[in-house]
RNA sequence: GCCGCCGUGAUGAAAUUGGUAGACAUGCAUGACUCAAAAUCAUGUGGUAGCAAUACCGUGUCGGUUCGAGUCCGACCGGCGGCA
Numbered sequence: 001g002c003c004g005c006c007g008u009g010a011u012g013a014a015a016u017u018g019g020u021a022g023a024c025a026u027g028c029a030u031g032a033c034u035c036a037a038a039a040u041c042a043u044g045u046g047g048u049a050g051c052a053a054u055a056c057c058g059u060g061u062c063g064g065u066u067c068g069a070g071u072c073c074g075a076c077c078g079g080c081g082g083c084a
Base pairs, nucleotide, nucleotide: 001083002082003081004080005079006078007077010026011025012024019067027045028044029043030042031041032040046057047056048055049054060076061075062074063073064072
């Protein structure tokens, strides 16, 4: 330099003809149990605002297509692999 694949919470990952983003697990927080801890169990856990109900924003970045994009298209950034 060329080709291919990938990028989603704190982490591993789901979301499969474009139609409720984050299921499930780990971690973390609080509580139960315990003399105390570990283990186990329960509830919660993307962000912002709000007392709350709720609203808005959020899929590497910037654009495009579409009524609607994590998903399709383009450029860029980053990672992995192959060829030279």